[in-house]
RNA sequence: UCUCGUGUGGUGCAGAGGUUAGCAUAACUGCCUUUCACGCAGUCGACCCGGGUUCGAACCCCGGCGCGAGAA
Numbered sequence: 001u002c003u004c005g006u007g008u009g010g011u012g013c014a015g016a017g018g019u020u021a022g023c024a025u026a027a028c029u030g031c032c033u034u035u036c037a038c039g040c041a042g043u044c045g046a047c048c049c050g051g052g053u054u055c056g057a058a059c060c061c062c063g064g065c066g067c068g069a070g071a072a
Base pairs, nucleotide, nucleotide: 001071002070003069004068005067006066007065010025011024012023013022018055027043028042029041030040031039048064049063050062051061052060
């Protein structure tokens, strides 16, 4: 330099163009317990950036940036 893949809460992952962006875990609060842990209930927290297509974009297209793999 080129090609391919990828980017969603703190972390690991789901998510078909239209539904409330969902699950697990972590954190916090409460219950339980002599206490801790476990368990139960609840709360908080996210679509990498810009542009385009579309009535409508996390999703499709283009560019940029980050990460990973390959080639030279």
Background: Predicted 3D model of a 72-nucleotide RNA (transfer RNA) from Vanrija pseudolonga. It matches the Rfam family "tRNA". By type it is a transfer RNA. The coordinates come from a structure-prediction model, not an experiment, and the mean pLDDT is 81.